[in-house]
Predicted 3D model of a 511-nucleotide part of an RNA (small-subunit ribosomal RNA, 5' domain) from Caloramator australicus RC3. NCBI's taxonomy places the organism under Bacteria, Eubacteriales, Clostridiaceae, Caloramator, Caloramator australicus. It matches the Rfam family "Bacterial small subunit ribosomal RNA".

Context: one part of a larger RNA
RNA sequence: GGACGAACGCUGGCGGCGUGCCUAACACAUGCAAGUCGAGCGGAGAUGCCAAGGAGCAAUCCAAGGUGUCUUAGCGGCGGACGGGUGAGUAACACGUGGGUAACCUACCCCAAGGAGGGGGAUAACAGGUCGAAAGACCUGCUAAUACCGCAUAAAGCUUGUGUGUCGCAUGAUACAUAAGCCAAAGGAGGAAUCCGCCUUGGGAUGGGCCCGCGGCCCAUUAGCUAGUUGGUGAGGUAACGGCUCACCAAGGCGACGAUGGGUAGCCGGCCUGAGAGGGUGGUCGGCCACACUGGGACUGAGACACGGCCCAGACUCCUACGGGAGGCAGCAGUGGGGAAUAUUGCGCAAUGGGGGAAACCCUGACGCAGCGACGCCGCGUGAGCGAAGAAGGCCUUCGGGUUGUAAAGCUCUGUCUUCCCUGACGAAGAAAGUGACGGUAAGGGAGGAGGAAGCCACGGCUAACUACGUGCCAGCAGCCGCGGUAAUACGUAGGUGGCGAGCGUUGUCC
Numbered sequence: 001g002g003a004c005g006a007a008c009g010c011u012g013g014c015g016g017c018g019u020g021c022c023u024a025a026c027a028c029a030u031g032c033a034a035g036u037c038g039a040g041c042g043g044a045g046a047u048g049c050c051a052a053g054g055a056g057c058a059a060u061c062c063a064a065g066g067u068g069u070c071u072u073a074g075c076g077g078c079g080g081a082c083g084g085g086u087g088a089g090u091a092a093c094a095c096g097u098g099g100g101u102a103a104c105c106u107a108c109c110c111c112a113a114g115g116a117g118g119g120g121g122a123u124a125a126c127a128g129g130u131c132g133a134a135a136g137a138c139c140u141g142c143u144a145a146u147a148c149c150g151c152a153u154a155a156a157g158c159u160u161g162u163g164u165g166u167c168g169c170a171u172g173a174u175a176c177a178u179a180a181g182c183c184a185a186a187g188g189a190g191g192a193a194u195c196c197g198c199c200u201u202g203g204g205a206u207g208g209g210c211c212c213g214c215g216g217c218c219c220a221u222u223a224g225c226u227a228g229u230u231g232g233u234g235a236g237g238u239a240a241c242g243g244c245u246c247a248c249c250a251a252g253g254c255g256a257c258g259a260u261g262g263g264u265a266g267c268c269g270g271c272c273u274g275a276g277a278g279g280g281u282g283g284u285c286g287g288c289c290a291c292a293c294u295g296g297g298a299c300u301g302a303g304a305c306a307c308g309g310c311c312c313a314g315a316c317u318c319c320u321a322c323g324g325g326a327g328g329c330a331g332c333a334g335u336g337g338g339g340a341a342u343a344u345u346g347c348g349c350a351a352u353g354g355g356g357g358a359a360a361c362c363c364u365g366a367c368g369c370a371g372c373g374a375c376g377c378c379g380c381g382u383g384a385g386c387g388a389a390g391a392a393g394g395c396c397u398u399c400g401g402g403u404u405g406u407a408a409a410g411c412u413c414u415g416u417c418u419u420c421c422c423u424g425a426c427g428a429a430g431a432a433a434g435u436g437a438c439g440g441u442a443a444g445g446g447a448g449g450a451g452g453a454a455g456c457c458a459c460g461g462c463u464a465a466c467u468a469c470g471u472g473c474c475a476g477c478a479g480c481c482g483c484g485g486u487a488a489u490a491c492g493u494a495g496g497u498g499g500c501g502a503g504c505g506u507u508g509u510c511c
Base pairs, nucleotide, nucleotide: 001511002510003509004508006507007506008505009504010503013380014379015378016377017376018375019373020372021338026336027335028334030333031332032331035078036077037076040075041074043072044071045070046069047068048067049066050065053062054061055060085291086290087289095215096214097213098212099211100210101209104208105207109204110203111202112201113200114199115198117151119149120148126141127140128139129138130137131136157182158181159180160179161178162177163176164175165174166173167172187196188195189194217263218262219261224254225253226252229251230250231249232248233247234246235245236244266288267287268286269285270281271280272279273278293314294313295312296311297310316327317326318325319324344370346369347368348367352366353364354363355362356361383413384412385411386410393404394403395402396401417452419447420446421445422444423443427438455500456499457498458497459496460481461480462479466495467494468493469492470491476483477482
């Protein structure tokens, strides 16, 4: 000098764009943050219309049943594995980079081929009953399905065997033929056309799993480490290879090219600095990883060992009728606490994106916006011109004067910003119509009037800027050298001056 997620002191007019718990991965009141589909299913409730039949002299009333609309607790489907947060742990194939998978998976989506025949038994809801303070649980009975289960069919697929061709880095891969065995399915909407779904298989796309080479911290005042340890055989397990797991067998494996141990740390694209080499760093944004009160576990599922799912244990908080229960903000706001320090319990789904749905639409604290903070960067303003050999006041003075100083006043203007009034968007689309949180915002037009808007630090040398008074090794200053003990350009105040300017200084950290 540059930089900062900064803080502190003094000061503070406006706008745009960014950015904002670096500390206690401390504890959390309250609200919201993941639902959706009635065009899968049976009910229940509300409501409209029609109405057999009945009562009545009649008006009318009762009413089996039918039909339409609306709502949705339950069963069922898809989604809740995305999106959002955090950086605790992790020195590791976690990450980066380059490869391998002939050892693998992939819901929804796309392309292609083939198919959906005929049956069965349940169970929520509901009804009745029981227990419990509650959370909730149990018994009996009834019922539906795109829920569940046999059977049939099998182009293809899978398993086993045989044969042939092609290919490969080994185990082998692939194509075709053939024999035996095995495995499917669901309906819904519509008057219909048809559409949305269902099953099997091949291919694609996307996303992932696993393996390997190389690369990136400190300590040797850590020198030896290792029993599933290293390898083999067999088995189990997995989507899949593997000591992943197990039985048996062998005795191996790693290490000064730093094993093992300890400390520290999420990694990268990047960011800061530097001429570069390098050094430092990993906040916002993007990619990957890990975690979700602490520890462990599996279930469901295409996918989890699952932040707002389940079970167990623990600590903590809450409820309780003392028998037993409920909870997890490292989601968005917000609270307490910690701290030098870090924001609103805001608006909207209008846009973009996501989930569900045939759609209308619903949900979305993702997101789009607004609010707060000079926290940062950038832009603008606080007026412009003229105006005295130069007012007053202040300060200094050798008392002549000098300086503040064209500065002010005064005159002539301008109208950025501000204030008020009027108009008023783009962002919103595939033809038309409709749809805007931001927002009556931005912007445009008009009006008024210099009116509402300047400070901070320094002035001994380094280093740009000097005098007076006060003080008297006191009070104090200070980055280094050093100032202060009676004329201090170094302390304090004033005038003046220099620097930067809505900022200016200080502190901390990095280069």
Description:
Its mean pLDDT, the model's own confidence on a scale to 100, is 87.